Context: one part of a larger RNA
């Protein structure tokens, strides 16, 4: 110097950061992932139709009564905008959190895939023909405290399946021809076998197959580098290596059978400890040493260990099944749950926030309107840091008052204060009042910023130090006591060094202390 820091004493204001370094301890509550009716069938329910009971109120009446017919009930139909769940598609693998684990091809850094995939998007070529059978929503019925299921019956699709047709594509066999650093890549022919497609919308269009190609992502592999301990010296059976055969998207002992007996190690293996690398921070002329909070990349992980499904993509934080520990509900048979999402509570701990507002911007996710979004934009809360401002300014005595000190003369506090003239940053109140919003509408922030009158020195200084290092001294008290300290050392009767006061001196909304790096 510096800092995600604490604690002490004090403390006015603004912007811009920043805030669980400990228990990857446990979690009440509420939210953080949904959208599409232009994929498809249904319930429901406003409105409309349509016959029926029903009779208000009106109109006429010879007062007997007639004509018209509103609400209201039941009911069948329609039902283009609502509401529901269901089938289906796209997304949920992004985005947010954390740092447990890992000394690793983890991660950085250059190369490489002739060994590889890639949904959505973009270019380009070609197509989309013909039928089929379900099954959830629904109805009925059953078991269950619940969570939840069984059964029967109907029914739709861009759900599902068969068949055609193959520009292409794959594979097998065969010709011809280019090229490389092997394995082999590759042009191009001919046969054969295999191989698609969905349809909404209603004139714009959004989609659907196959195929080549690109752009993004990812996945493999490979050189260097990447703590500490040798008071860890030996370590190795899928082990090193082949050959077939399985799996991958894809090399590969990744699996798996035989076969060989190999394979690492003082250039440091094994095994132990410690740690998420990195860009970067922090200090240093530099060299180097220290760190890995915020914010950017990658990685890993989602109560704890395995698993696998789906799907382009996961072994998948708010999906699935199994087993454990925990916590809950129970009719005791059973079931539910996973904050290291955002706010929050316990806990732990020197210690560390608001159970807030808004989709207005920005960005995401679903054909668009538009929903969704605790990302994100903002507000709050803490001097946590950081940078600006402020607590007045001018004038005012050979110098008031009081305090301290004094050689008693005086000196000092000290133009400091009164006082007189002022001025208005912050502030107080009153009016006004944004930019963020590229065609239109949409502003949480926010009546904020800011701008204009009024008001009125009024609301706003403390902190740690004064024996050398080290910038600042006397006086009283204490008497190795209290007590003080970074070091050196102070204190036992005159202490500049304990405590108090005057006064100095340093910095200042802060100053000390303490921890840690350099």
């Nucleotide at each position: 110097g510096a800092c995600g820091a604490a604690c002490g004493c004090u403390g006015g204001c603004g912007g811009c950061g920043u805030g669980c370094c400990u228990a990857a301890u446990a979690c009440a509550u509420g939210c953080a992932a949904g959208u599409c009716g232009a994929g498809c069938g249904g319930g429901g329910a406003a409105g409309c139709c349509g016959a029926g009971c029903g009779g208000a109120a009106g109109c006429c009446u010879u007062c007997g009564g007639g004509c018209u017919g509103a609400a209201g009930c039941a009911u069948g139909g329609u039902g283009g905008a609502c509401c529901c769940a269901g089938c289906g598609g796209c997304g949920a693998a992004c985005g947010g959190g954390u740092g447990a684990g890992u000394a690793a091809c983890g991660c950085g850094u250059g190369a490489g895939c002739a060994a590889u995939c890639u949904g959505c998007c973009c270019u380009a070529a070609a197509g989309a023909c013909c039928g089929g059978g379900a099954u959830a929503a629904c109805a009925c019925u059953c078991c269950g405290a619940a969570a939840g299921g069984g059964g029967u019956g109907c029914u739709a699709a861009u759900a599902c399946c068969g068949g055609a047709u193959g520009u292409g594509g794959u594979c097998a066999a065969u010709g011809a021809g280019a090229c490389g650093a092997a394995u082999g890549u590759u042009u191009u022919g001919u046969u054969g076998a295999c191989u698609a497609a969905a349809g909404g919308g209603a004139u714009a269009c959004c989609g659907c197959u196959u195929u080549a190609g690109g752009a993004u992502g990812a996945g493999c592999u490979c050189g260097c580098g990447u703590u500490c301990c040798a008071u860890u010296a030996g370590c190795u059976a899928g082990u090193u290596g082949g050959u077939g055969a399985g799996g991958u998207a894809a090399c590969g002992g990744c699996c798996c059978a035989c076969c060989a007996a190999g394979g690492c190690g003082a250039c440091g293996a094994u095994g132990g400890a410690u740690a998420g690398c990195c860009g970067g921070c922090c200090u240093g002329a530099g060299a180097g040493g220290g760190c890995g909070a915020c914010c950017g990349g990658c990685c890993a992980c989602a109560c704890u260990g395995g698993g696998a499904c789906u799907g382009a993509g996961a072994c998948a934080c708010g999906g699935c099944c199994c087993a454990g520990a925990c916590u809950c509900c129970u009719a005791c048979g059973g079931g539910a749950g996973g904050c290291a999402g955002c706010a929050g509570u316990a806990g732990g701990g020197g210690a560390u926030c608001u159970u807030g507002c808004g989709c207005a911007a920005u960005g995401g996710g679903g054909g668009a309107a538009c929903c969704c979004u605790g990302a994100c934009g903002c507000a709050g809360c803490g001097a946590c840091g950081c940078c600006g401002c402020g607590u007045g300014a001018g004038c005012g005595a050979a110098g008031a008052a009081g305090g301290c000190c004094u050689u008693c003369g005086g000196g000092u506090u000290g133009u400091a204060a009164a006082g007189c003239u002022c001025u208005g940053u912050c502030c107080u109140c009153c009016g006004g009042g944004a930019a963020g919003a590229a065609g239109c509408a949409u502003g949480a922030c926010g009546g904020u910023a800011c701008c204009g009158g009024a008001g009125g020195a009024g609301g706003a200084a403390g902190c740690c130090c004064c024996g050398g290092c080290u910038a600042a001294c006397u006086a009283c008290g204490u008497g190795c006591c209290a007590g003080c300290a970074g070091c050196c050392g102070c204190g036992g009767u005159a202490a500049u060094a304990c405590g108090u006061a005057g006064g100095g001196g340093g910095c200042g909304a802060g100053c000390g202390u303490u921890g840690u790096c350099c």